This is a predicted structure of an 89-nucleotide RNA (SAM riboswitch aptamer (S box leader)) from Priestia koreensis. The RNAcentral record of the sequence draws on Rfam and Ribocentre. Of the family's consensus pairs, 86% are formed in the model.
RNA sequence: UUCUUAUCAAGAGAGGCAGAGGGAAUGGCCCUAUGAAGCCUCGGCAACGGAUUCCAAUGGAACACCGUGCUAAUUCCAUUAGAUGAGAA
Numbered sequence: 001u002u003c004u005u006a007u008c009a010a011g012a013g014a015g016g017c018a019g020a021g022g023g024a025a026u027g028g029c030c031c032u033a034u035g036a037a038g039c040c041u042c043g044g045c046a047a048c049g050g051a052u053u054c055c056a057a058u059g060g061a062a063c064a065c066c067g068u069g070c071u072a073a074u075u076c077c078a079u080u081a082g083a084u085g086a087g088a089a
Stems, first nucleotide, its partner, number of pairs: 001089008013042005021031003024080005043071003048067003052062004075081001
């Protein structure tokens, strides 16, 4: 990168550096110098895979220890599609 599959109306932010963009694309509608993206630190949320524990056990539940993920707005809305996890090539 491609394919398969599950999920996407719940949940969860402060500080520092930085300095104009950001919310997938298009159209809307929003956020943003009362500080965008990005990077760093410390938090938080969450049960997708692993570990562990429990149960009435092809399953279900608990648990943030490990690997990821997420932390404005229903994936912000419509359309196209996209994002994340797991597996495969």